[in-house]
RNA sequence: AGAGUCGGUGUGAUGGUCGCGGGCCUCUCUCGUUCCAGAGAGAGGCCUGAGGAAAGUCCGAGCUCCGUAGGGCAGGGUGCUGGGUAACGCCCAGUGGGAGCGAUCCCAAGGAAAGUGCCACAGAGAAUAGACCGCCUCUCCCUUCGGGGAGCGGUAAGGGUGAAACGGUGAGGUAAGAGCUCACCAGUGCCCGCGGCGACGCGGGCAGCUCGGCAAACCCCACCCGGUGCAAGACCAAAUAGAGGAGGAGAGAUGGCCCGUCUCGCGAUGACUCCCGGGUUCGGUCGCUCGAGGCGGCCGGUGACGACCGCCCCAGACAAAUGACCAUCGCAGGAUUCUCUCCUGCAACAGAACUCGGCUUACGGCCGGCUCCCCCU
RNA sequence: GCGCCCGUAGCUCAGUGGAUAGAGCACUGGCCUCCGGAGCCAGGUGUCGCGCGUUCGAGUCGCGCCGGGCGCGCCA
Repeated sequence: AGAGUCGGUGUGAUGGUCGCGGGCCUCUCUCGUUCCAGAGAGAGGCCUGAGGAAAGUCCGAGCUCCGUAGGGCAGGGUGCUGGGUAACGCCCAGUGGGAGCGAUCCCAAGGAAAGUGCCACAGAGAAUAGACCGCCUCUCCCUUCGGGGAGCGGUAAGGGUGAAACGGUGAGGUAAGAGCUCACCAGUGCCCGCGGCGACGCGGGCAGCUCGGCAAACCCCACCCGGUGCAAGACCAAAUAGAGGAGGAGAGAUGGCCCGUCUCGCGAUGACUCCCGGGUUCGGUCGCUCGAGGCGGCCGGUGACGACCGCCCCAGACAAAUGACCAUCGCAGGAUUCUCUCCUGCAACAGAACUCGGCUUACGGCCGGCUCCCCCU
Repeated sequence: GCGCCCGUAGCUCAGUGGAUAGAGCACUGGCCUCCGGAGCCAGGUGUCGCGCGUUCGAGUCGCGCCGGGCGCGCCA
């Protein structure tokens, strides 16, 4: 100097004025009442008030209700190993493969030797391979005696096509060739030993076994999954009209289907479904924020994380608050050669809506730790 | 807030993983006509919303974004 990786911060800090949401307290007034309790309005005081992603709603849960949701099929998801966790498709540590000189990064990474399917174009042949050119034996014909042509066959060593052509090198062998045979190398399968909890690694032996790719194609294997989302759900209040129309013997809980279980209905006073209407005009209270919570210390663990102790309470709104200004300090930039001084700015992405754990995506800048490579000393 | 669906030419839509992606309408040019329309002939019709991946090969398969649309209140 460049690069890699991990983490922190994120409209600066303190104080004041005005304004807004929420909570508590005090005072005054009104309603109500025998009094108390209570309700409403106003004023004052104190406390508190957005994020690392609050976002996308992509996963996993808590919680809620559906008459406990049992069995089977279908469907969906996950996919190397071990661990963490309430759980996960997340995280950590490893294994294997790939990229890089390296720090380090990336990988949906089970099965293609269960089955089915696909592999365009080009090419002779694309999966129980394949004779277009070439090479070779034999037969026949021609010959300028060098060879040439035709035919039956053999041949995957060479050429050519392609993303991919059914191991590689060498020797033997042969008419020419070929794992046809042998040696070595590579791969695959099986067996043994050692190391590791394991994925797997290292070493040795046997078998000529040489077997294409695609499962983010169907599928097979292993494991997991009931639905519903705070507009869930509970209570209170107000108002109105179901003798409306169509269908109807089954329907609902129950979700895509079947069995099982329970409930309602089954000849019309009819369960249930659809359509057409009615009321309210988005009413109030709860759910609602103390939670797998945060911060600090210490211990265990390589780590994710966990145990223990101490301290703290940190928005709860509903056409939905969280803003503006001033002063001092700080930081950055500029004006001058420097100090003093002056001027400007304090930014990006974005904004809670039942709550957590993750992932993904967006984001101007600043700060810090560790590591690698190159150059110089 | 929650659930679901869609994106291919200017518009409406097709499109088994296989060549340089099609159809109709519209548009442009030419022929015809005095001119216009109709008719005939020819033609550009395009980042398949964007990016990354799987594959020899992606409009199609997988994942992540972007944009658009639809539905859902309570009471009787």

Predicted 3D model of RNase P RNA and transfer RNA as a complex of 453 nucleotides. Model confidence (mean pLDDT): 78 of 100. Rfam match: Bacterial RNase P class A.